Molecule: transfer RNA
Organism: Alicyclobacillus vulcanalis
RNA sequence: GCGGCUGUAGCUCAGAGGGAGAGCACUACCUUGACACGGUAGGGGUCACAGGUUCAAUUCCUGUCAGCCGCA
Numbered sequence: 001g002c003g004g005c006u007g008u009a010g011c012u013c014a015g016a017g018g019g020a021g022a023g024c025a026c027u028a029c030c031u032u033g034a035c036a037c038g039g040u041a042g043g044g045g046u047c048a049c050a051g052g053u054u055c056a057a058u059u060c061c062u063g064u065c066a067g068c069c070g071c072a
Stems, first nucleotide, its partner, number of pairs: 001071007010024004018055001026042005048064005
């Protein structure tokens, strides 16, 4: 330099045009003599960045950046 994959909550990941979600973690309450387990409720997101297509983009297209892998 070229090609491929990945980038979404604190962590691991799903979601692939029209409500941003799960598990774990965190907070409060219930339960206990206390802790753990369990239960209920809640907080937390510029969906890597910029542009384009569209009535509408996390999702499609282009570029950039970062990580990983391969080729040279």